This is a predicted structure of a 71-nucleotide RNA (transfer RNA) from a Streptosporangiaceae bacterium.
[in-house]
RNA sequence: UCCCGGGUGGUCUAGUGGCAUGACUAUCGGUUUUGGUCCGAUCAACGGAGGUUCGAAUCCUCCCCCGGGAG
Numbered sequence: 001u002c003c004c005g006g007g008u009g010g011u012c013u014a015g016u017g018g019c020a021u022g023a024c025u026a027u028c029g030g031u032u033u034u035g036g037u038c039c040g041a042u043c044a045a046c047g048g049a050g051g052u053u054c055g056a057a058u059c060c061u062c063c064c065c066c067g068g069g070a071g
Stems, first nucleotide, its partner, number of pairs: 001070007010024003018054001026042005047063005
């Protein structure tokens, strides 16, 4: 320099154009003598900037970052 894959709550993860999913963590509550386990509730996310579209995590362009490959 070129090619391929990826970037979603604090962590991991699903989502091929129409309310962003689930688990763990955290907080609150229930249970328990206490803790743990278990149960319920709550908080919290689409790498950045543009474009297409009635509507974008999703499609297109550029940039940033991570991994792999070629030279």